[in-house]
RNAcentral holds the sequence, with entries from SILVA. This is a predicted structure of a 1458-nucleotide RNA (small-subunit ribosomal RNA) from Stipa capillata. Its mean pLDDT, the model's own confidence on a scale to 100, is 81.
RNA sequence: AUUUCGAUCUUGGCUCAGGAUGAAUGUUGGUGCCAUGCUUAGCAAAUGCGAGUUGAAUGGGAAGUGGUGUUUCUAGUGGCGAAUGGGUGAGUAACGCGUAAGAACCUGCCCUUGGGAGGGGGACAACGACCUAAAAUGGUUGCUAAUACCCGUAGGUUGAAAAUCAAAAGGAGAAAUCUGCCCAAGGAGGGGCUCACAUCUGAUUAGCUUGUUGCUAAGGCAAUAGCUUACCAAGGCAAUGAUCAGUAGCUGGUUCGAGAGGAUGAUUAGCCACAUCGGGAGUAAGACAUGGCCUAGACUCCUAUGGGAGGCAGCAGUGGAGAAUUUUCUGCAGUGGGAGAAGGCCUGUUGGAGCAAUGCCACAUGGAGAUGGAAGGCCUACGGGUCGUCAACUUCUUUUCUCGCAGAAGAAACAAUGAUGGUAUCUGAGGAAUAAACAUCUAACUCUAUGCCAGCAGCCGCGUUAGACAGAGGAUGAAAGCGUUAUCCGGAAUGAUAGGGCUUAAAGCGUAUGUAGGUGGCUUUUCAAGCCCACCGUCAAAUCCUAGGGCUCAACCCUAGACAGCUGGUGGAAACUACCAAGUUCGAGUACAGUACGGGCAUAGGGAAUUUCUAGUGGAGCUAUCAAAUGCAUUGAGAUCGGAAAUACACCAACGGCAAAAGCAAUCUAGGUCGACACUGACACCCAGAGAUGAAAGCUAUGGGAGCAAAUGGGAUUAGAGACCCCAGUAGUCGUAGCCAUAAAUGAUAGACACUAGGUGCCGUGCGACUUGACCCAUGUAGUGCUAUAGCUAAAGCAUUAAGUAUCCUGCCUGGAGAGUACAUUCGCAAGAAUGAAACUCAAAGGAAUUUACGUGGUCCCACACAAGCGGUGGAGCAUGUGGUUUAGUUUGAUGCAAAGCGAAGAACCUACCGGGACUUGACAUGCCGCAAAUCCUCGUGAAAGAGAGGGGUGCCCUCGGGAACGCGGACACAAGUGGUGCAUGGCUAUCGUCAGCUCGUGCUGUAAGGUGUUGGGUUAAAUCUCCUAACAAGUGCAAUCCUCGUAUUUAGUUGGCACUAUGAGUUUGGAAUCCUAAACAGACCGCCAAUUUUAAGCUAGAGGAAGGAUAGGAUGAGGCGAAGUCAUCAUGCCCCUUAUGCCCUAGGCGACACAUGUCCUACAAUGGGCGGGGCAAAUGGUCACGAUCUCGCAAGGGUGAGCUAACUCCAAUAACCAGUCCUCAGUUCAGAUUGCAGGCUGCAACUCGAUUGCAUGAAGCAGGAAUCACUAGUAAUCUCCGGUCAGCUAGAUAGCGGUGAAUUUGUUCUCGGGCCUUGUACACACCAGCCAUCACACUAUAGGAGAUGACCAUGUUUGAAGUCAUUACCCUUAACCGUAAGGAGGGAGAUGCGUAAGGCUAGGCUUGCGACUGGAGUGAAGUCGUAACAAGGUAGCCGUACUAGAAGGUGUUGUUG
Repeated sequence: AUUUCGAUCUUGGCUCAGGAUGAAUGUUGGUGCCAUGCUUAGCAAAUGCGAGUUGAAUGGGAAGUGGUGUUUCUAGUGGCGAAUGGGUGAGUAACGCGUAAGAACCUGCCCUUGGGAGGGGGACAACGACCUAAAAUGGUUGCUAAUACCCGUAGGUUGAAAAUCAAAAGGAGAAAUCUGCCCAAGGAGGGGCUCACAUCUGAUUAGCUUGUUGCUAAGGCAAUAGCUUACCAAGGCAAUGAUCAGUAGCUGGUUCGAGAGGAUGAUUAGCCACAUCGGGAGUAAGACAUGGCCUAGACUCCUAUGGGAGGCAGCAGUGGAGAAUUUUCUGCAGUGGGAGAAGGCCUGUUGGAGCAAUGCCACAUGGAGAUGGAAGGCCUACGGGUCGUCAACUUCUUUUCUCGCAGAAGAAACAAUGAUGGUAUCUGAGGAAUAAACAUCUAACUCUAUGCCAGCAGCCGCGUUAGACAGAGGAUGAAAGCGUUAUCCGGAAUGAUAGGGCUUAAAGCGUAUGUAGGUGGCUUUUCAAGCCCACCGUCAAAUCCUAGGGCUCAACCCUAGACAGCUGGUGGAAACUACCAAGUUCGAGUACAGUACGGGCAUAGGGAAUUUCUAGUGGAGCUAUCAAAUGCAUUGAGAUCGGAAAUACACCAACGGCAAAAGCAAUCUAGGUCGACACUGACACCCAGAGAUGAAAGCUAUGGGAGCAAAUGGGAUUAGAGACCCCAGUAGUCGUAGCCAUAAAUGAUAGACACUAGGUGCCGUGCGACUUGACCCAUGUAGUGCUAUAGCUAAAGCAUUAAGUAUCCUGCCUGGAGAGUACAUUCGCAAGAAUGAAACUCAAAGGAAUUUACGUGGUCCCACACAAGCGGUGGAGCAUGUGGUUUAGUUUGAUGCAAAGCGAAGAACCUACCGGGACUUGACAUGCCGCAAAUCCUCGUGAAAGAGAGGGGUGCCCUCGGGAACGCGGACACAAGUGGUGCAUGGCUAUCGUCAGCUCGUGCUGUAAGGUGUUGGGUUAAAUCUCCUAACAAGUGCAAUCCUCGUAUUUAGUUGGCACUAUGAGUUUGGAAUCCUAAACAGACCGCCAAUUUUAAGCUAGAGGAAGGAUAGGAUGAGGCGAAGUCAUCAUGCCCCUUAUGCCCUAGGCGACACAUGUCCUACAAUGGGCGGGGCAAAUGGUCACGAUCUCGCAAGGGUGAGCUAACUCCAAUAACCAGUCCUCAGUUCAGAUUGCAGGCUGCAACUCGAUUGCAUGAAGCAGGAAUCACUAGUAAUCUCCGGUCAGCUAGAUAGCGGUGAAUUUGUUCUCGGGCCUUGUACACACCAGCCAUCACACUAUAGGAGAUGACCAUGUUUGAAGUCAUUACCCUUAACCGUAAGGAGGGAGAUGCGUAAGGCUAGGCUUGCGACUGGAGUGAAGUCGUAACAAGGUAGCCGUACUAGAAGGUGUUGUUG
């Protein structure tokens, strides 16, 4: 920094950016320097090398020689070395390592010092001979030297003494002399031992130990020591973590980090351990050694089968394992080591080279100029832009590269000696020549292809217009590298000492007591442990840091300096802490007096209610519920009077009291606490473990049992109802004795102590003042509430009863889920409780607050929303639309309100659909070429389109080349599409709704999202106005402005109106008062009066007025919402079709018909119908039109054609109504469907499929179930008329006009819808939301599991190799010593004993993997059953507990408000 949310703050996890690596991997790859290179199998082991040297210790061989001598070799004897060096990290949790000390020791070679070396002796190898043997290796016998071995002596050690033990070596040289040897003392370096501190994890490892702990004695060792043995004692270790289990070599250092600290222990240096796996000793100064020995096991090899040999975790190299790690190179020139007097020898230690971009560092792949903005690529809005001064071109340079010349340092002593290496370096020539890839959603953007596919991805996430996949172009980043993967630190204050938290996010034990432990009042003294100061020592070298120097720089190397802290020693200081001692009273406690109290325990007795029982009275219902039923009742209920039983204690009662918490209430009796004075003198606070207490439910035993009531039964409800409701009802609830130990055991807030503004209640108890007294008033203390400042807090909120400021102590937390689960252990009679994980899985899960939305939440308000009325729909017939069905086709869209007489203001053709017949640059547009003017007429085929044939006609402009229009033919670009997507879009529209809302600026407020304004009191049709007010202004809606109607005035009078005259005709004349027309203006504003309200806004009533509170009606539709509707009005992206999804024609279809439904019309009649007569409109249309008159026809209509291009003149025209008459309550003189016959009209055409006329026919229907619609006044109802579309018409539709003309509401309980405010929320795709559990399926890990199995540890027992020690009758044996000798001392082998490695048997412990089956858990786009929770979630939820049920759950009981 990203990521939880619509947005916000916070908690909290996940993730990224940085650095590092002994790395690996993908891709690419020029050079050099310096480093590094099996992290895995401590697996196996071909081949070669890695420890020898010494002839000046010695016998001998060989060469050579006449002999002496000489030279050379080293198998053997002897000496020294081989215990160093080199490798590895298996084991080890340990005095193994690290730091700092110590005393009881050893020490070859080296150094220093002091002494000594005399006299003898006998052997054994080699060698010779013989024998054996496959080999390895031997046997017997004979000879021989020494610095090999032995004796004696001196000196010396121990001891009182006797006594015991006990040295030596020579060699070289002509010699001087050198060198070696023995004894003693000291040193240096090295080693052994002891101790303090420190050194990983687990308590789901709590007890371990018998040589164990200690004394004494003895043995043993270089030395101390239970190191070993005997005896005695019973100790020793452990909660400051013993024992056990797991893991691990330790350190200097390395790496990350600001640091504290974390991780790590390659290379390099120190220490340790190991050498195929175990055991063992011998030699030696040094080993329990392994490039030595013995032995056991495993493995490999040789073999003549009798027996032997071997050990790369040395350097190379091989196989194997693995993601993965090099040459079977070179030299002793240097550094170092071994032996030697030395020359010289050996040295896979080491110096070098080789391989690997494995890492760090350095360099290059060119530099400069300059034209065009080249070609080409990519993009494009088609104009251009970009790669790009890049290239080409001109010029310069040569680090590298290629080929040549010269050529080091490292060598230290006079000289000699160089693997590296003809290397580094120098110098000459050539020529830009030999050299750039990688990654990219984040720093860096476009195109193409793909289309939840393929794929990407570290997190969030991307994928039908992909900056995220793949490719391309460009740009950016870093660059001989660049990416990826893995691991570590950091960021992470995400284990917090520095430096976190615990009311609600994870987190205070249910509560108090109290042990270890931690902390602790005031004054004075001692001491010097902590603390502080000074000095000494130490923290190996290397590394790090600083300075300087050397490789051309750097990496790298060299030199010098510096280095915190820990720890040790010496000396000092005395404030603080601790210690010692003495005091003090404020903390704490004790005694006395008063007072309050549901504190606890025990005992006695009280009244009301409930139930039940006996008897009486009485006589039909009672009970229950939303409504019922089950139930009780004539065998007498319920009601009423009396007795009994058990439980609980109304009113008082309170935000009151008490108690540690749990908890405690009728009344009466006994222990603690609070407030005022003497005593003790810090006696205190908190407390791991521990013991105590701990609601309800539950358990055991025994009582009790009235009411209530899990379970259970029945009745209802319901789709079901294992529930809610009702009737019954058992455990239980109650008492006693004992268990259990948990609750939302909560103030979700541990305890103690101190400090830090106030105000105001209540409870207990003092004191002051005043008063006759009481209250009031003032002031303390202890408790309990409310409110509020500072401060704190994420906020809500807390706030002297802190969640503020500090101290002390204790408990607990570290993402969600898995899970408070599994296993294990402890407790419990059981139920269960306590302690308490992991695998797998997710990127969130949470807290507080905000704005919406929603609620079977609330308050207020409005509306033909309901109510009050009037008339309908729903029933019938018909018209029309839709669904469905059917069909070749019944083209298509619209689907709750907001589709359905809608698009369609008019389907016979037109038509989008279907059948059939034609066309393919096309019916239409532009561009090119050719021919021909074009239009026109006739014939003929065909259903037509379209084929075919003939005729007529030659126009216009012209520079005479040609051109323009139209037509025909041809080729290509393209046309065309009512094809798809309204979920890619524009535009338009409907809806909420003509509802009163929607916003902004500045300010204020809040960490912020946001809030305020816009809320509140009134009022309005209205966010209309007003008052109050941290808001003040403003915009948009509302209103007004606009149109129509209603009144008046003015103006204007034609084609209108009036008067009047003549007349066929306003044809002529007059005037402008009325009507009318159409322009302007006036008028209405709560303006006036009164009541009322807050003196407001307003409301009510009245006057005047044509009109009164918006006069009535219309147009006008804020911001949003629903992926609403429309690609078929139009436009349009993308996709699709191109001899067809285009286009032309014809016939058919859109008109079908068991059915369902919407909207109308007409009716069912007398408020009516028929007949003739009479009478009254407004608005509108008319020249391809309206059409008068006359005439024919019953009529539709036909003929005729006056008049009107319209305020004239002309045409289309009223009905209800009025008066009269017939019908008289019927399926009718109602109603008119249906059908038959006969007509006329429009039109190319009337069959499918037009309207209309006449005559005849005369269906259903007698007022319409559930349900539902419209309407508040010139409205409903009712009555005709007109227009548009249009050849005609389905119009009974739709858009308008007028005529006649009501009833009811002075209300908001309810239904629907809407608005403001408020409340809850686990919703934000917003309740059509979200979400829980079972079941079914798939996958994953896990627990149990009969068992079988591997590793490790370890008990008992048995066997017991090699070897040490001890013993040893018998056996063998001898050169040195004794002995004349025999023999002895001695030695050897064997045997025995102790203890012991590996092994066998046996019973275990711990742990890995396997396992039929079983249990739950988790995960998984669209499965099943319900709907438990979230709103009062439709029965408020939740915690504990018990019972119960397919499942969520339900019920009982106590608790809690979240």